[in-house]
RNA sequence: UUUUUCAAUAGGCUGAAUCUCCGAGUCAUUCGGAGUACGGAGGACCCAAUUUUGGGGCUAAUCCAAAGCUGUCAGACAUCCGCCGAUGCAGGUCAUGCGUCGGAAAAGGAUGAUGACUUCUCAGGUAGGGUACCUGUUGCCCGAGCCCGCCAGCUAACUUCGGAAGCCUGACAGGAGGAUUA
Repeated sequence: UUUUUCAAUAGGCUGAAUCUCCGAGUCAUUCGGAGUACGGAGGACCCAAUUUUGGGGCUAAUCCAAAGCUGUCAGACAUCCGCCGAUGCAGGUCAUGCGUCGGAAAAGGAUGAUGACUUCUCAGGUAGGGUACCUGUUGCCCGAGCCCGCCAGCUAACUUCGGAAGCCUGACAGGAGGAUUA
């Protein structure tokens, strides 16, 4: 001098998720309680809608086709077993078993192919969302996850729940606002 990490303080971003009081305490961004900015759900008339192809909620986080994978259904598509008959062998020439051929059965099972739907995976795209005062352009990033449990449209009165967590800012143009100086 540069880079990285940790701690404290301050300033900010996504988001509904901020702030106040009381108690405990190992004094922590800890634990418990009561509130609160803000946010979600349920719930009439009227209107609207259609329930195994289950359905629904929060959220920007929906949807798409291709490939592979999982499972279900379908048509008598194919093969085999099972049924009947004939025939050969074994047999105490009885039962029965094995091999071959043919036939029926709109029927029983198994396997495979095909078609439809579906689960998951992988890359790709996409409705939509974020980017630090606002808007626009452009660049970059996200496009997850969780919950209800057969059940919920809208919905006044009313009822009820949440009030977390994770992070550190590209550029240009226009506008707004602020500070300083004169």
Molecule: c-di-AMP riboswitch aptamer (ydaO/yuaA leader)
Organism: Clostridia bacterium